Source information: The RNA shown here (c-di-GMP-I riboswitch aptamer) has 90 nucleotides. Rfam family: c-di-GMP-I riboswitch aptamer. Rfam links the family to the GO term cyclic-di-GMP binding. The prediction has a mean pLDDT of 80. It was read from a public genome assembly, where an Rfam model found it.
[in-house]
RNA sequence: GUAUAGUAUUGGCAAACUCGCUGAAAGGUGAGGACGCAAAGCCAUGGGUCUAAAGGCCCGAUCAGGGCGUAUGACUGCCAGGCCGCACCG
Numbered sequence: 001g002u003a004u005a006g007u008a009u010u011g012g013c014a015a016a017c018u019c020g021c022u023g024a025a026a027g028g029u030g031a032g033g034a035c036g037c038a039a040a041g042c043c044a045u046g047g048g049u050c051u052a053a054a055g056g057c058c059c060g061a062u063c064a065g066g067g068c069g070u071a072u073g074a075c076u077g078c079c080a081g082g083c084c085g086c087a088c089c090g
Stems, first nucleotide, its partner, number of pairs: 006088002012037002017032006035077001041083003045080003048075003056068004
């Protein structure tokens, strides 16, 4: 120096799935569990994706019930961007 590069330890993280809690949902969280990850460390800033409780519009008859679309809710283990950091070999 940290890359258009390599390896991965009695080290680190932990997908699917299962159970508990939480939430309207998406999702979050704890335990178990490992598909993977060299930033799978941090930040919702841009794009993208998911959800639609409340409010809106519509169907219905006004109720019940249903449909449509909306983020103010989420996802960084989708892609960029920003910040910081790492054992050994080289």